Model confidence (mean pLDDT): 83 of 100. Small-subunit ribosomal RNA from Candidatus Peregrinibacteria bacterium Gr01-1014_25, 1477 nucleotides, folded computationally. Taxonomically the source falls in Candidatus Peregrinibacteriota (Bacteria, Bacteria candidate phyla).

[in-house]
RNA sequence: CAAUUCUUCUUCACGAAGAGUUUGAUCCUGGCUCAGAGUGAACGCUGGCGGUGCGCCUAAAACAUGCAAGUCGAACGGGUUCAGACCCGUGGCAAACGGCUGCGUAACACGUGGGUACCUGCCCCGGACUCAGGGAUAACCCGCCGAAAGGCGGGCUAAUACCGGAUGGUCCCGCAAGGGUAAAGCUUUUGCGGUCCGGGAGGGGCCUGCGGCCUAUCAGCUUGUUGGUGAGGUAAUGGCUCACCAAGGCUAUGACGGGUAGCUGGUCUGAGAGGACGACCAGCCAGAAUGGAACUGAGACACGGUCCAUACUCCUACGGGAGGCAGCAGUUAGGAAUCUUCCGCAAUGGGCGAAAGCCUGACGGAGCGACACCGCGUGAAGGAUGACGCCCUUACUGGGUGUAAACUUCUGUUCUGAGGGACGAAAUUUUUGACGGUACCUCAGGAGAAAGCACCGGCUAAUUCUGUGCCAGCAGCCGCGGUAAGACAGAAGGUGCAAGCGUUACUCGGAAUUACUGGGCGUAAAGCGUCUGUAGGCGUUCUCCCACGUCUGGCGUGAAAUCCCGAUGCUCAACAUCGGACCCGUGCCGGAAACGAGGAGAAUUGAGCCACUCAGAGGCAUCUGGAAUGUCGUGUGUAGGGGUAAAAUCCGUAGAUACACGAUGGAACGCCAAAAGCGAAAGCAGGAUGCUAGGGGUGCGCUGACGCUGAGAGACGAAAGCGUGGGGAGCAAAGGGGAUUAGAUACCCCCGUAGUCCACGCCCUAAACGAUGCGUGCUCGGUGUAGGGACGUUCAAUCUGUCCCUGUGCCUUAAGCUUACGCGGUAAGCACGCCGCCUGGGAAGUACGGCCGCAAGGCUAAAACCCAAAGGAAUAGACGGGGACCCACACAAGCGGUGGAGCAUGGGGUUUAAUUCGAUGGUAAGCGAAGCACCUCACCCAGACUUGACAUCCUCCGAAUCCUGCAGAAAUGCGGGAGUGCCGUAAGGAACGGAGAGACAGGCGCUGCACGGUCGUCGUCAGCUCGUGCCUUGAGGUGUACUGUUCAGUCAGCGAACGAGCGCAACCCUCAUCCUAUGUUGUUUUUUCAUAGGAGACUGCCGCCUCCAAGGCGGAGGAAGGUGAGGAUGACGUCAGAUCAGCGUGGCCUUUAUGUCUGGGGCGACACCCGUGCUACAAUGGCCGGUACAAACGGCAGCGAACCCGCGAGGGCAAGCCAAUCCGAAAAAACCGGUCUCAGUUCGGAUUGCAGUCUGCAACUCGACUGCAUGAAGUUGGAAUCGCUAGUAACCGUGAAUCAGCACUGUCACGGUGAAUAUGUUCCUGGGUCUUGUACUCACCGCCCGUCAACUCAUGGAAGGCAGGGGCACCCGAAGGACCGUUACCCGCAAGGGGCGGUACCACGGUGACACUGCUGACUGGGAGUAAGUCGUAACAAGGUAUCCGUAGGAGAACCUGCGGAUGGAACGCCUCCUUA
Repeated sequence: CAAUUCUUCUUCACGAAGAGUUUGAUCCUGGCUCAGAGUGAACGCUGGCGGUGCGCCUAAAACAUGCAAGUCGAACGGGUUCAGACCCGUGGCAAACGGCUGCGUAACACGUGGGUACCUGCCCCGGACUCAGGGAUAACCCGCCGAAAGGCGGGCUAAUACCGGAUGGUCCCGCAAGGGUAAAGCUUUUGCGGUCCGGGAGGGGCCUGCGGCCUAUCAGCUUGUUGGUGAGGUAAUGGCUCACCAAGGCUAUGACGGGUAGCUGGUCUGAGAGGACGACCAGCCAGAAUGGAACUGAGACACGGUCCAUACUCCUACGGGAGGCAGCAGUUAGGAAUCUUCCGCAAUGGGCGAAAGCCUGACGGAGCGACACCGCGUGAAGGAUGACGCCCUUACUGGGUGUAAACUUCUGUUCUGAGGGACGAAAUUUUUGACGGUACCUCAGGAGAAAGCACCGGCUAAUUCUGUGCCAGCAGCCGCGGUAAGACAGAAGGUGCAAGCGUUACUCGGAAUUACUGGGCGUAAAGCGUCUGUAGGCGUUCUCCCACGUCUGGCGUGAAAUCCCGAUGCUCAACAUCGGACCCGUGCCGGAAACGAGGAGAAUUGAGCCACUCAGAGGCAUCUGGAAUGUCGUGUGUAGGGGUAAAAUCCGUAGAUACACGAUGGAACGCCAAAAGCGAAAGCAGGAUGCUAGGGGUGCGCUGACGCUGAGAGACGAAAGCGUGGGGAGCAAAGGGGAUUAGAUACCCCCGUAGUCCACGCCCUAAACGAUGCGUGCUCGGUGUAGGGACGUUCAAUCUGUCCCUGUGCCUUAAGCUUACGCGGUAAGCACGCCGCCUGGGAAGUACGGCCGCAAGGCUAAAACCCAAAGGAAUAGACGGGGACCCACACAAGCGGUGGAGCAUGGGGUUUAAUUCGAUGGUAAGCGAAGCACCUCACCCAGACUUGACAUCCUCCGAAUCCUGCAGAAAUGCGGGAGUGCCGUAAGGAACGGAGAGACAGGCGCUGCACGGUCGUCGUCAGCUCGUGCCUUGAGGUGUACUGUUCAGUCAGCGAACGAGCGCAACCCUCAUCCUAUGUUGUUUUUUCAUAGGAGACUGCCGCCUCCAAGGCGGAGGAAGGUGAGGAUGACGUCAGAUCAGCGUGGCCUUUAUGUCUGGGGCGACACCCGUGCUACAAUGGCCGGUACAAACGGCAGCGAACCCGCGAGGGCAAGCCAAUCCGAAAAAACCGGUCUCAGUUCGGAUUGCAGUCUGCAACUCGACUGCAUGAAGUUGGAAUCGCUAGUAACCGUGAAUCAGCACUGUCACGGUGAAUAUGUUCCUGGGUCUUGUACUCACCGCCCGUCAACUCAUGGAAGGCAGGGGCACCCGAAGGACCGUUACCCGCAAGGGGCGGUACCACGGUGACACUGCUGACUGGGAGUAAGUCGUAACAAGGUAUCCGUAGGAGAACCUGCGGAUGGAACGCCUCCUUA
């Protein structure tokens, strides 16, 4: 100098952050977890330098060795020496400081503020004195004992050692008189001392207010205890001790007990308030191997003193001794873990000394340790062939590492070497530096020697490849890993920090998650079941006083350090020094008086009282009534009754049920009756009487704050239950029986005991609920109802209207609140007062302990362990053995089938060398396959090939190709012969064949859960969405709801919606009518037919209904009428639906085989089962003969006429036709006539035999067809089940695709004949809309409960066992001081002391009983957990018997049943009130 304070302004600074995880999604509640800071740390990997700090948190465990407290000759004697010096002893002072540790201690131990009955060596100030004597003793000498430690006897001697005497005071005792008590000397010197007294400073003792841990599952504790008197004791007060007296003292404001702990300044964290901690530094306390004790001294009951006891260690000659690192180093042990047996007294400080000086493991330094903080470095600039390598990627090029490297230039911090070189040293003249040749300075050398660790799914900055394949592993939380892992492991790259980085442990924070600041309790955890009331808390108006709280001024204190601010010193910083501020506290002296407390006085509105009056299932007791059930009696009367979904058990011919009359007994009280009333709650109902409590209104009459709440406490407290005694009609746990059922310990039925009822006594719990504590005040309206009152109207009113008070309901219109639902003057709004309660879920309202109970049990009430959730409200779906409405051949009404037979065909299964593969409820199964003898072909057996059967590229040879021999089953192999082409600039080229090398080909191998594409299904169902707006915190809703209508989210009306999109409909195709045009192959009279184009149908017209709508019904006209019929067309999406074998395709696998070729076999098997069909069972038929009428389609490797042959399949020959021309081609049912006559047949045609035809290399396995013969089952089909609403079903035939042929009875298409039925929506199935419940969301094929069985974990009980601390009683009684005694021994003149003996106290030890705590314990109880165990199905939907609460009984289990209660029950109905009109 600065820092400081106040006011205003400006500027700057300081200063409070959240995230992940419950759900399909949302909001809330709520826990868990993370990001931050810190540490006396440890561990892993790594490690260049320096500075400053810090370094046994565990065993207050044990310690080898050395050192850590001595000093004084100016107190004294002696020894030795020439002397200095040194040594021994007496004596003085110090050793009570310094240093270490934190065991104990919950206490006046500590902090802070007071107090005084006290003491105080050395130091300072003041006063007085310092006279005169005495006897010893150690060392030393001699002797003795002992291993040693040490000891004993005799002798000599000094003192500032010891002892009398004298004197003295302002000293002590005493009222006084009086009495008592001191001293030391040394010296060369001014000097150093000694004694007494007074005072001071500093230090200490004692007392005290206040403050700071957990536990009530510790509630009562205490006998020197509390007080008094007296005495003793102490430096001093005091039960500190003793005698006597009194019976007190402490405690819910937590005594006593238990657990834990040194306290503080401060440290860490935090915005703060707080929370946690008490290493280092500083103050206090406590301790010194464990326990006890005193001595000396100013000071100790003494860390490096003494005595005793105990444990341990050591020495020993066995007799006896020695020791105490929680001082500094160091060792061992323990432990995750904590250093050198260093240097020095140079500095600072301490002891002694007059001083020199000596001592000082205090201290100053160095060493070790990244343990922490701070600082520095590991190079800087340039440098693109963007090098190599590595990694990634691709249409094979590109990207990253990366200016990074190389290379060039430069620098020299650190480092190395050399030279120089401190401050720290000061009083003071000299001397004195461990650190240390250190810090620092200068020069030289040289990029040289110096980078790692963690992470990269989200939180959280940072990503790819490979490997692995729910394995190995990761993980803080959520969670990753089951073949494409950004989450494991490695690599590359990146991110973060950096000589460190991560991990672990612990603390605070975030956490408003204990909420004082700053939370809650209707449903999330949380209001005691209710009331009365003690302590306590809180409390109306006015006046005065007081000054305790409160506010304020001053004085004192609040140690220093720390934190903060400003400076200063180390190069900076860390660090240090100085100053300021702070220390938020507290004591004293003043002041203020609004509020609170206190004192006094007044008031009336809070509260209470009184008077009048009113309503009521308020309570208790007694009496009493009728209806009904049961039972009994009598009578009438006869075969049933009862019960259920249906039955049975049961009752009844011994006469039931039914009816009538009479009797008996118990319990409950219909109508009134209600949304009503009363009560604190539980609860209260026939009527009457008695007793009794509370409440409302009116009256301003009385008292005068008397009030509110209420921890403990007390009282009441449904049902069930318990005890004793009654009672017992009905009902009815348990129990018995009958049903149901897989079972049925249930639901249903028949019986039935406790109990239900009464009296007395217990129990004390409920969903004891409004899931809402009590009291008071304030804050819009509307409308009922119960009780009372006032006013108006009126002659008067009991009528009516308005208003007030009190109670009890509703609406939501309001504000407000709420997560939402909802609440809303009866608050869950706004406030105040008091109480109770909550703090994740489970374990658990359990265990243990305590209290209560006869018991059942109640009240109080944890932990270990497990989980990352558990929850509330609301949303969208899905679902319901919930509801409403609607639709569909969904049912019903019909017709015909399937299921039975034979055959065909597909599938399962089985078989097989193979029976290739796929498809498997609906949505697989006459499906892929619109054609399996070979081929197809994927399967099997056998034989072959390996750049390959197929593609591209390279080299070489050869044209290709054709004919042919041999071996072989063929593929293939070995040969023979013929043949020399095309282009060409004459080198060669193109196609083809062969050979060779490698790139590669190939794969019907895997994954449809990696995919594309395509398809099925819901479903041709009417739905699915968007933009903007609006509503909601939000998910989301609205729109799309409602009403009517429609096939339809079709349309209309109305509406916070207005519009739009994908779907619907329409547009498209075919058919039906007509018109026009055209006319070959059709027709030729019109017509028909074919092709092309058009018309027509729109609820357009009329009537009725509906709302004047949309639309519906009927009618007219019309070929057709309300979508005319049929087709094509399939929204958002669902099923990880189907397909890698149709195709394409990622990845994986294979490469002399999982590829390719060939022959043969198989896909066709056959005890069975299933699906889809055909043919039938016959007379509405079969057979024979005759007659008639279609549509559509196909045809050149084709259709194939006519004619001839064959019984026929077919064959022969062959016209026509590329097709409105020719052919397939005959349509068949039908109709006419005949025959058969109800039968296994003239039905039916399987099967089998023989003989054939055709296709084809080839009909054995394994084709179709023909002829003759054979002639099976089958007589209409169980449970069950399918299709179809009109030209439909049914019946009848025709064609086509595939195809050499064929399995075709299939599939697709075509026409012919041609019905029945629909009253309707209760039911079955599926679907749509709205609504409701939900514990479901993988969405009911969901979720989920309990026993049992297995394994694991923690825990309770338990006969006992072990250990520990504790008090009590008794025994013993060391050392010690106190007291008593003491003739004998010693000292002393004496007094007395020592010694000896004893007494009380007393440590250790012993014994006994006791409770407590911990560990353990056969066995046992429940609890928790664990991909796929057993039994059932309890709960969630009306969960299939609504659920739950309390209680009681029962039962394998969830549970069931009884009684009472709740709605946190669905649906339906009725009543009442309210809103709107």